[in-house]
RNA sequence: CACGAUAAAGGCAAACCAGCUGAAAAGUUGGGACGCAAAACUAAGGGCCUUAACUGAAGAGAAAGGCAGCCAGUUACCGAAA
Numbered sequence: 001c002a003c004g005a006u007a008a009a010g011g012c013a014a015a016c017c018a019g020c021u022g023a024a025a026a027g028u029u030g031g032g033a034c035g036c037a038a039a040a041c042u043a044a045g046g047g048c049c050u051u052a053a054c055u056g057a058a059g060a061g062a063a064a065g066g067c068a069g070c071c072a073g074u075u076a077c078c079g080a081a082a
Stems, first nucleotide, its partner, number of pairs: 003079002011036002016031006034069001040074003045071002047067005055060001
């Protein structure tokens, strides 16, 4: 560099429920754990979601917003085996 144990020390927290914010996607706080070796950070790239101008038979989708637990990029703890 890479790899990832039934290791050690720790960490995060899906669905769902409640409060708050938002038109929505969603965010946030608390509860809760399906999972996670980057489930840490980044919305610049691909992708997805919401609203949706305009055109339109339909498909498509300008623009704005969102998602990092889809891919991706950046950085990082530990150290068995191969």